[in-house]
RNA sequence: CCAGAUGGCCGGGUGACCGCCGCCGCGCAAGCGGGGGAGGAAAGUCCGGGCUCCACGGAAAUGCGGUGCCGGGUAACGCCCGGCGGGGGCGACCCCAGGGACAGUGCCACAGAGAGCAGACCGCCGGAACGCCGGGUGCGAACCCGGCCGGCCGGCAAGGGUGAAAGGGUGCGGUAAGAGCGCACCGCGUUCCUGGCAACAGGAGCGGCACGGUAAACCCCACCGGGAGCAAGACCAAAUAGGGGCGGCACGCCGGCUUUGCCGGCAGGACCUGUUUCCGGUCCGUCGCCCGGGUCGGUCGCUCGAGACGGCGAGCAAUCGCCGUCCUAGAGGAAUGGUCACCGUCGGCGGGCAACCGCCGUCACAGAACCCGGCUUACAGGCCAUCUGGCGAA
RNA sequence: GGUGGAGUAGCUCAGUUGGUUAGAGCGGCGGAAUCAUAAUCCGUAGGUCGGGGGUUCAAAUCCCUCCUCCACUACCA
Numbered sequence: 001c002c003a004g005a006u007g008g009c010c011g012g013g014u015g016a017c018c019g020c021c022g023c024c025g026c027g028c029a030a031g032c033g034g035g036g037g038a039g040g041a042a043a044g045u046c047c048g049g050g051c052u053c054c055a056c057g058g059a060a061a062u063g064c065g066g067u068g069c070c071g072g073g074u075a076a077c078g079c080c081c082g083g084c085g086g087g088g089g090c091g092a093c094c095c096c097a098g099g100g101a102c103a104g105u106g107c108c109a110c111a112g113a114g115a116g117c118a119g120a121c122c123g124c125c126g127g128a129a130c131g132c133c134g135g136g137u138g139c140g141a142a143c144c145c146g147g148c149c150g151g152c153c154g155g156c157a158a159g160g161g162u163g164a165a166a167g168g169g170u171g172c173g174g175u176a177a178g179a180g181c182g183c184a185c186c187g188c189g190u191u192c193c194u195g196g197c198a199a200c201a202g203g204a205g206c207g208g209c210a211c212g213g214u215a216a217a218c219c220c221c222a223c224c225g226g227g228a229g230c231a232a233g234a235c236c237a238a239a240u241a242g243g244g245g246c247g248g249c250a251c252g253c254c255g256g257c258u259u260u261g262c263c264g265g266c267a268g269g270a271c272c273u274g275u276u277u278c279c280g281g282u283c284c285g286u287c288g289c290c291c292g293g294g295u296c297g298g299u300c301g302c303u304c305g306a307g308a309c310g311g312c313g314a315g316c317a318a319u320c321g322c323c324g325u326c327c328u329a330g331a332g333g334a335a336u337g338g339u340c341a342c343c344g345u346c347g348g349c350g351g352g353c354a355a356c357c358g359c360c361g362u363c364a365c366a367g368a369a370c371c372c373g374g375c376u377u378a379c380a381g382g383c384c385a386u387c388u389g390g391c392g393a394a
Numbered sequence: 395g396g397u398g399g400a401g402u403a404g405c406u407c408a409g410u411u412g413g414u415u416a417g418a419g420c421g422g423c424g425g426a427a428u429c430a431u432a433a434u435c436c437g438u439a440g441g442u443c444g445g446g447g448g449u450u451c452a453a454a455u456c457c458c459u460c461c462u463c464c465a466c467u468a469c470c471a
Base pairs, nucleotide, nucleotide: 001390002389003388004387005386006385007384008383009382010381012343013342014341015340016339017338018337020037021036023034024033025032026031039365043376044375046374047373048372049371050370051229052228053227054226064225065224066223067222068221069083070082071081072080073079084098085096086095087094088093099220100219104218105217106214107213108212121160122159123156124155125154126153127152130150131148132147133146134145135144136143137142168186169185170184171183172182173181187209188207189206190205191204192203193202194201195200233300234299235298236297243291244290245289246288247287248286249285252266253265254264255263256262257261268284269283270282271281272280307326308325309324310323311322312321313320314319344363346361347360348359349358350357351356395470396469397465398464399463400462401461404420405419406418407417413451422438423437424436425435426434444460445459446458447457448456
C1' cells in the first nucleotide's frame, strides 16, 4: 500500500428570528418571563419481565404450549459471556433448534434384484455332463478328451448398475472365487485409568461390526409456564331516558292474604295490518323530592427508573459491588418545525498552471403514545481501536 | 395503540400422517359449427405456491425471519 476480520462510536454543528407542545412564576384576562422537548433503532410486536384486573384453598399428577451440549450472568428470557463438540476459511475469524433413534410407533416416494434384523439383475467361481460343437478309437452302436453364445445345481458379495441412503473404510494376506475370513491403521461399541465442576479430551485393554436415516413426525426424558392486557384498571360525575323509594292528587268490580297495603282474575284504554269480527300477545295515571348504576366529560394510572454519567474495585468476560454527581418529553388522535447567515460532508458546473475561489444542489433509515431488558429488520456517509493474509522497502 | 386472521394461474377457490407431473370452474388465445354473433364442441397457453433462509433424500405443506392485505367503536374504550 492492497484485500479482509472483529468490536465500538458519530450520523450534521453554531447563532439569530418566527412558530408548536407540556411545566413553573406573575397577571382579573389578553398575555409576559424562565426552563424543557425523539431514537439507535422510538419500527416489527418475535421473546422475557415490571404494573393492573380477572380466576384460583395448598401440593402433586395428567393434558396443552415452550425450551434443549456444559458452566456462569441476570428480575427473567428462546438473551448475553466463557468453554466443549461438529462444519467452513490459507488466516484473523465465522456458522450450528447442538438432549434421546438398543423405550415404543410411523415414514423412507421414484428408480432398483434388494429399503430394514434386506437382496442376487449383470457379474466372479465350482460341480455334474443336459444340450451343442470339434478331435480321437471303432464297420457301426458306443466310449474317451477338449471347448461353451446357452440351460441346471451350488458358492460369493469383490466389481458393475439403481438410489439421498445398499449392513464399516484403506492396504496386505488368504481363497476355486470371495468375504472381518485373518492381520495393521482409522472409524464404531464397551471396560478401566488420568485430567477437567461439567460438556468433553487423552491413554490402555477388549469386542470382528451387531447398532442406516428421520424427533423443525408422533413420542420419551429434564426444566419452565394460570389468563388478559394501560382501549389494563381506579376515582369524580352532567342533560335526557330508564330503575327503585317516599309523599300529594286521581282511580271501576270480584276474590284471597301476613288488611292505611300487596297479589291474582275480570272489565276499560292504547298498540300489535288499510277496514271489520274472533282468538292471542305487550303495556297501564300524574306531580314533586330523594337514592343508586351506567353513558358524555374530567382526574389519576404517567414517568425517579432492574435510571444516566464519572471514578475505584472483583471477574478472562457477560456482569456485579462501593462512592460521587445529575434529573433527562410525558398530552389529547398526538408538539418536537420553518427561514436566514457562517462552518462541515458529498456531488455537479465555472474560473485558475496550481494551491484555491465562486455558484447551485445534497446530508441516510426513520419518528415517542405505560415502562424496562433483549432479539430481528432498515440505515447515505464517516471515524476509532485491535487483529489476519499478500506485496514492497529498511 | 393492542389483538386476531389471510396470501396458490388474470378472478374465485381445492390441495394433510411431506413424495412421483400443483389441480378445478370462470376468463384468455386458436380452431370447428353458423349468413353472422352468442351458447355449444375440440385444442392450447398461463404458477419463482407473497420474498428470503433453515430442517429433510425430498417443502405449497414443517420451523425462523421479513413484506403486503383484511378485521376498526358489531374484535377491544
Two RNAs folded together computationally: RNase P RNA and transfer RNA, 471 nucleotides in total.
It holds a member of the Rfam family "Bacterial RNase P class A". From the family's description: Ribonuclease P (RNase P) is a ubiquitous endoribonuclease, found in archaea, bacteria and eukarya as well as chloroplasts and mitochondria.
Its mean pLDDT, the model's own confidence on a scale to 100, is 77.